[in-house]
Context: one part of a larger RNA
RNA sequence: UGACGGGGACCUGCACAAAUGGUGGAGCAUGUUGUUUAAUUCGACAGUACACGCUGAACCUUACCAAGACUUGACAUCCGCAGCAAAGCUACAGAAAUGUAGUGGAGGCUAACUGCGAGACAGGUGAUGCAUGGUUGUCGUCAGUUCGUGUUCGUGAGAUGUUGGGUUUAUUCCCGCAAUGAACGCAACCCCUGCGGCUAGUUAAUUUUCUAGCUGGACUGCCCGUGUAAACGGAAGGAAGGUGGGGACGACGUCAAAUCAUCAUGUCCCUUAUGUUUUGGGCUACAAACGUGCUACAAUGGUUGAUACAAAGUGUUGCAAAACCGUAAGGUAGAGCUAAUCACAAAAAGUCAAUCUCAGUUCGGAUUGAGGGCUGCAAUUCGCCCUCAUGAAGUUGGAAUCAUUAGUAAUCACGAAUCAGACAUGUCGUGGUGAAUACGUUCUCAGGUC
Numbered sequence: 001u002g003a004c005g006g007g008g009a010c011c012u013g014c015a016c017a018a019a020u021g022g023u024g025g026a027g028c029a030u031g032u033u034g035u036u037u038a039a040u041u042c043g044a045c046a047g048u049a050c051a052c053g054c055u056g057a058a059c060c061u062u063a064c065c066a067a068g069a070c071u072u073g074a075c076a077u078c079c080g081c082a083g084c085a086a087a088g089c090u091a092c093a094g095a096a097a098u099g100u101a102g103u104g105g106a107g108g109c110u111a112a113c114u115g116c117g118a119g120a121c122a123g124g125u126g127a128u129g130c131a132u133g134g135u136u137g138u139c140g141u142c143a144g145u146u147c148g149u150g151u152u153c154g155u156g157a158g159a160u161g162u163u164g165g166g167u168u169u170a171u172u173c174c175c176g177c178a179a180u181g182a183a184c185g186c187a188a189c190c191c192c193u194g195c196g197g198c199u200a201g202u203u204a205a206u207u208u209u210c211u212a213g214c215u216g217g218a219c220u221g222c223c224c225g226u227g228u229a230a231a232c233g234g235a236a237g238g239a240a241g242g243u244g245g246g247g248a249c250g251a252c253g254u255c256a257a258a259u260c261a262u263c264a265u266g267u268c269c270c271u272u273a274u275g276u277u278u279u280g281g282g283c284u285a286c287a288a289a290c291g292u293g294c295u296a297c298a299a300u301g302g303u304u305g306a307u308a309c310a311a312a313g314u315g316u317u318g319c320a321a322a323a324c325c326g327u328a329a330g331g332u333a334g335a336g337c338u339a340a341u342c343a344c345a346a347a348a349a350g351u352c353a354a355u356c357u358c359a360g361u362u363c364g365g366a367u368u369g370a371g372g373g374c375u376g377c378a379a380u381u382c383g384c385c386c387u388c389a390u391g392a393a394g395u396u397g398g399a400a401u402c403a404u405u406a407g408u409a410a411u412c413a414c415g416a417a418u419c420a421g422a423c424a425u426g427u428c429g430u431g432g433u434g435a436a437u438a439c440g441u442u443c444u445c446a447g448g449u450c
Base pairs, nucleotide, nucleotide: 008450009449010448011447012446013445015441016440019404020403021402022401023400026295027294028293029292030291031290032289033288034286035285042053043052064281065280066279067278068277069276070275073121077120078119079117080116081115082114083113088103089102090101091100092099093098123270124269126268127267128266132264133263134259135258136257137255139253144184145183146182147181148180149179150160151159153158164175165174166173190247191246192245193244195216196215197214198213199212200211201210219241223234224233225232226231297397301356302355303354304353305352306351307350313344314343315342318337319336323332324331325330363394368389369388370387371386372385373384374383410433411432412431413430414429415428416427
């Protein structure tokens, strides 16, 4: 000077408390450990790993395993020789890769392309994140971190400034002070949203619904009170009031934190293999354990019928209407739409009516059987959907533990990315309905100041 203390004082935070709904029990989905396996590729491990990398493993992906092949190579540059081609198509062998034979024919000889040969080299998701760049998590959107000059400070390391009294979300600002001035952070500037005006578009909507561009608007500006001040409490006007709400934005640094498997890269290692390629399998195994979720256990409900109201998106290799066929998944059909024009598209919870009457049930839907549909070379390992049948556990969950302070929680549906299809109950968005509680800071945890 720091760090630490079951030392002291002060302050803050869904940290506790108050309240609401969950997890932990059940079934299933998914990730992980373990075990198994020819292989179950690899990474991630308190907080800060475990619906994480993966915004989508049937083949491909794919890195793993078995078997079959190649060796200047699937990919790049260079040299020599040869060909007029090469791709494609057909036949045969084969699991395919590949090989053999035929066909095919652009162009203009130096060249493209192909074959053969020689090596320089290519190649490596091989090792090291404790050699690195870049990127990221975390403390933490916490209020801190640091410097110049000066100093009646100290032998010095250093201190001071940055402490103190107030105040603030804030090292925010004010006052005081051997300090004075400044930098990175805070705040503001950026985006979305809430109100108005103008312009334009579009629309049924120029009595302005919407779209998108400009602009106004909020600054403790005004008033009252308290206060030296900063500021705080209250009132008015206002769509909005004291940071209006939300986002992006993450200081100096910490954890030799994570990543050599996004990418880049030093060094080491492999070079007829640790490279390349094909078929098939595996990543989907299953005594068990853990995490994260979905669906339930019902009457604030289930079923049936009728009926109302969104937002945000996506669409030409696409979205696909009407009509018809099918119990349905779906099929036929193909209008319209390169989209404020057409389509996906039905919003659901809600409301109205009927029924069920507390049961393992008209709750719950796992599991299994049969029959179909769709995508795709291909659905056995290993896809999704429909119909009929089957109808398991489960009657609110121990110790413990999580989230949330308002258009939030809870609950209801809709869309998108990835994507042929889909194991999405995930993720990221969108709107509908819409609460309870906060006395307070003794205690738990984390952080800050002295």

About this RNA: Predicted 3D model of a 450-nucleotide part of an RNA (small-subunit ribosomal RNA, 3' major domain) from an uncultured bacterium. RNAcentral holds the full RNA, with entries from ENA. Its Rfam family is "Bacterial small subunit ribosomal RNA". Its family is annotated with ribosome and structural constituent of ribosome in the Gene Ontology.